[in-house]
RNA sequence: AACCGAGUCGUCUAGUGGUUAGGAUGCCGAGUUUACACCUCGGAGAUCGUGGGUUCAAUCCCCACCUCGGUUA
Numbered sequence: 001a002a003c004c005g006a007g008u009c010g011u012c013u014a015g016u017g018g019u020u021a022g023g024a025u026g027c028c029g030a031g032u033u034u035a036c037a038c039c040u041c042g043g044a045g046a047u048c049g050u051g052g053g054u055u056c057a058a059u060c061c062c063c064a065c066c067u068c069g070g071u072u073a
């Protein structure tokens, strides 16, 4: 330098043009316990890497860029 892959709650991940962005874990509260843990119930937490474009509508499609990983030279 070229090409390929990835980027989504604190962490790990699912999702795929529309009608709640879901789950696990973690966090907070309540219950339980003498107390802690486990367990049960509830709650908060994501403007989906950034900026444009297409579309009635973009997390999803297109372009550029950023970061990470890989392959080739």
Base pairs, nucleotide, nucleotide: 001072002071003070004069005068006067007066010025011024012023013022018056027043028042029041030040031039049065050064051063052062053061
Molecule: transfer RNA
Organism: Andalucia godoyi